A computed fold for a 113-nucleotide RNA, annotated as FMN riboswitch aptamer (RFN element). Its Rfam family is "FMN riboswitch aptamer (RFN element)". Gene Ontology term of the family: FMN binding. Rfam describes the family as follows. The RFN element is a highly conserved domain that is found frequently in the 5'-untranslated regions of prokaryotic mRNAs that encode for flavin mononucleotide (FMN) biosynthesis and transport proteins.
This record gives sequence, C1' cells and structure tokens, in this order.
RNA sequence: UAAAAAUCUCAGGGCAGGGCGCAAUUCCCGAUCGGCGGUAUACUCCGUGAGCGUAAGCAGGAACUGGUGAAAUUCCAGUAGCGACAGUAAAGUCUGGAUGGAAGAGUAUUUUU
Repeated sequence: UAAAAAUCUCAGGGCAGGGCGCAAUUCCCGAUCGGCGGUAUACUCCGUGAGCGUAAGCAGGAACUGGUGAAAUUCCAGUAGCGACAGUAAAGUCUGGAUGGAAGAGUAUUUUU
C1' cells in the first nucleotide's frame, strides 16, 4: 500500500384549505412525498430492501411526447400514472407491528494474507 474478515456508527419523506356525512387526514375537490445500488443526475429503466413463511419459497406498483447532447425512458419543457400488511367510513401521507428489521453507506480500530 492492497485484499479479506471482525467490531462499530448511520440508514424514509408526506394531506394546508375545502365539500358531503352521525362518523372520513380513508370518499370527493385540492395539497403533498419519493429508500438503496447501477447507468448522463431516475418514484415510473435494470437490480434490490421493507411484508408473509420454521424453511424451501411466495407476494408486491406506475411514462409517454418533444428538445439539447457524443451519450439521458435519468437533464429541460409538457402532459400522465403509481405506492406492502393490520386497524378504522374505503388510507402512499393517520395509528400499529417498529425503541424492530434492512438494501446499503461510512469512519476508526483490530486480525489475517
């Protein structure tokens, strides 16, 4: 100096205002949010985490058009769409499992080669 291992730390955001109603942050108008890795910068591409199961394993969403460019379904412009489980007036946003787990990110130390 490099590689590997162990330990440690960190690791999710969001219904203002209004309508109907006995009752809804759940319906309707409207508002608002977007984990991690890859790739021209991504909620919608590719892959992956969160749920269930003793385990093997199972389940789980959505984008087009135009422009710039060497390169973008990622940028810019426009118009759309999507969001686990349980509870409850039907929930991406409330409450709960969760002071949990985890994709992964990072610092330092130790050990080995």